[in-house]
């Protein structure tokens, strides 16, 4: 110097991440609601006991949220969510007392490099959409291999690891 740590900082992947907008489709002729008509009994529902409520038809009106979404804008490169479990809110018509919770909302702790297909399961009103197991290949990125020759660099090929990764610059840092 050159490596290898450690700081900083700036980068790359690509049907890449997220978030905002939002025509429209489904939710749904459902909820609600007016009018009549019938009921106001009992059974059964409604998460289980116990007590109290509620529940029907027809025919006129007739939503919304939650779940999608072309586009167009905007912040990004562990971007970011997702699943697992734990445990807590809520919620399951009201009270008491107890249960669940696959589904909602935080909160810890683990695990996933990143779309994509194709299969199977799961939320879901859904044939939208999402999310998980399984198999495939793809792809960027390092490693070790072979073609391959001293050695580098490229290119194919093959295997193999994970974003705690990977490049590049910076150190008045360490380390030799």
């Nucleotide at each position: 110097a050159a490596g290898u740590c450690u700081g900083a900082u700036a980068g790359a992947g690509g049907c890449g991440c997220g978030g905002u907008u939002g025509a429209c489709a489904a939710a749904a002729g459902u909820a609600c609601u007016u009018u009549u008509c019938a009921g106001a009994a009992a059974a059964g529902g409604u998460c289980g006991g116990g007590a109290a409520g509620c529940c029907g038809a027809a025919a006129g009106g007739g939503a919304a949220a939650g779940g999608g979404g072309a586009u167009a804008c905007c912040g990004c490169c562990g971007a970011g969510g997702g699943c697992a479990u734990a445990g807590a809110g809520a919620a399951g018509u009201u009270c008491c007392c107890g249960c669940u919770u696959u589904g909602c909302u935080g909160u810890g702790u683990g695990c996933c490099g990143g779309g994509c297909c194709g299969u199977c399961g799961g939320a879901g009103a859904a044939g939208a959409u999402c999310c998980g197991g399984c198999g495939g290949a793809c792809u960027g990125u390092c490693g070790c291999g072979g073609c391959u020759a001293c050695a580098u660099c490229u290119g194919c090929c093959g295997c193999g690891g994970a974003g705690u990764g990977c490049u590049g610059u910076c150190a008045u840092g360490a380390u030799c």
Molecule: Lysine riboswitch aptamer